The RNA shown here (transfer RNA) has 73 nucleotides and comes from a bacterium. Its Rfam family is "tRNA". It is annotated as a transfer RNA. It was read from a public genome assembly. Model confidence (mean pLDDT): 81 of 100.

[in-house]
């Protein structure tokens, strides 16, 4: 320098052919227990990497960037 991949909750990851952003773990509160763990119930937590474009509507499509990984030179 060229090609490909990944970026979504604190962490690991889903989200079909564009149509209400979710799960597990973790965290908080309550129950249970002598206490803790486990278990049960409830809850909080997101400018979907950035900027722009298309669209009635974008995590998803288009363009330009950023970071990391892989391949080639």
């Nucleotide at each position: 320098c060229g090609g490909g991949g990944u970026a979504u909750a604190g962490c690991u990851c889903a989200a079909u052919u564009g149509g209400c952003a979710g799960a597990g773990c973790g965290c908080c509160u309550g129950g249970u227990u002598u206490g803790g763990g486990a278990c049960c119930a409830g809850g909080a937590g997101g400018u979907u990497c950035u900027c722009a474009g298309u669209u009635c509507a974008a995590g998803c499509c288009u363009g330009a960037g950023u970071a990391c990984c892989c391949c080639g030179a």